[in-house]
Context: one part of a larger RNA
RNA sequence: CACGGCUAAGGAACUCGGCAAAUUGACCCUGUAACUUCGGGAUAAAGGGUGCCCCGAGCAAUCGGGGCCGCAGAGAAUAGGCCCAGGCGACUGUUUAGCAAAAACACAGGGCUAUGCAAAAUCGAAAGAUGAAGUAUAUGGCCUGACACCUGCCCGGUGCUGGAAGGUUAAAAGGAGAUGUCAGCCGCAAGGCGAAGCAUUGAAUUGAAGCCCCAGUAAACGGCGGCCGUAACUAUAACGGUCCUAAGGUAGCGAAAUUCCUUGUCGGGUAAGUUCCGACCUGCACGAAUGGUGUAACGAUCUGGGCACUGUCUCAGCCGUGAGCUCG
Numbered sequence: 001c002a003c004g005g006c007u008a009a010g011g012a013a014c015u016c017g018g019c020a021a022a023u024u025g026a027c028c029c030u031g032u033a034a035c036u037u038c039g040g041g042a043u044a045a046a047g048g049g050u051g052c053c054c055c056g057a058g059c060a061a062u063c064g065g066g067g068c069c070g071c072a073g074a075g076a077a078u079a080g081g082c083c084c085a086g087g088c089g090a091c092u093g094u095u096u097a098g099c100a101a102a103a104a105c106a107c108a109g110g111g112c113u114a115u116g117c118a119a120a121a122u123c124g125a126a127a128g129a130u131g132a133a134g135u136a137u138a139u140g141g142c143c144u145g146a147c148a149c150c151u152g153c154c155c156g157g158u159g160c161u162g163g164a165a166g167g168u169u170a171a172a173a174g175g176a177g178a179u180g181u182c183a184g185c186c187g188c189a190a191g192g193c194g195a196a197g198c199a200u201u202g203a204a205u206u207g208a209a210g211c212c213c214c215a216g217u218a219a220a221c222g223g224c225g226g227c228c229g230u231a232a233c234u235a236u237a238a239c240g241g242u243c244c245u246a247a248g249g250u251a252g253c254g255a256a257a258u259u260c261c262u263u264g265u266c267g268g269g270u271a272a273g274u275u276c277c278g279a280c281c282u283g284c285a286c287g288a289a290u291g292g293u294g295u296a297a298c299g300a301u302c303u304g305g306g307c308a309c310u311g312u313c314u315c316a317g318c319c320g321u322g323a324g325c326u327c328g
Base pairs, nucleotide, nucleotide: 001322002321003320004319005318006317007316009314010313013312018309026050027049028048029047030046035040037146051068052067053066054065055064056063057062069073081307082306083305084304085303086302087301088299089298093105094104109144110143111142112141113140114139115138121130122129123128147294148293149292150291152224153223154222157221158220159217160216161215162214163213166212167211168210172206173205177201178200179199180198181197184193185192186191225243226242227241228240229239252286253283264280265279266278267277268276
């Protein structure tokens, strides 16, 4: 040093933090709060008992009475510590094989959307297959995430759906015209003109979806203001004015897993509290299925407090086993 056992007095003073250890522990009896979805919470909590002998009752298990011993009777071992408050997630589950088990994922439930069957979607140059030997109470995609109460306003942008009058627009159709070549003609020559044909180009015109355009749609992606003035103390502003916007954040919550200033201010708890709980609202920068607010039960979750308990500590000591060291 490692592992294990014990320890006076104190009992978390340790520490980021009660980490670790200790306490508790089985069975029987009594008893059991808030809250609650009436199932729970609950082994809540908090108490008492447990051996052996004799007698009686009983078929017995066992019960009643009397007595005896020890420090100790579930006589050893195995065998919940408990309570209060809050955050998050409803729950049981799942996950980073080998640093993360969680508040992450999933979930039942809710919603939107696609799909009428040779379905949509997916794999595959294809055949074919899954979907499904199913058929809208079904299947695929996306979001939310039990339950309770709810889920406000904005369609200007982006997306999606529908529309088809007009604008724009591809290939293609079309072929005005142009060019090259050339019989021939003109010319002394150089050269010029040049029909048909062939070849190269090529204007107008016709021409779908898309886009522009017109509507709808936010549990689609998303967004949800500024300045100034005003009440008979002051302060504040129910009220008014003005600018801008597609519309200016409703209910609820709020220094919050979100608050910079900030250890905000007040109250509680402590002798003393940057954490915690309850309020306030000045929300740098909450907010309604990227869900909002609550919530019994649940959690090897996170945070704060308390009781019990202890070598965590004051502050160390002793003992056992091993390692180490010395010798072999």

Predicted 3D model of a 328-nucleotide part of an RNA (large-subunit ribosomal RNA, domain IV) from a Bacteroidota bacterium.
The coordinates come from a structure-prediction model, not an experiment, and the mean pLDDT is 89.
Taxonomically the source falls in Bacteroidota (Bacteria, Pseudomonadati).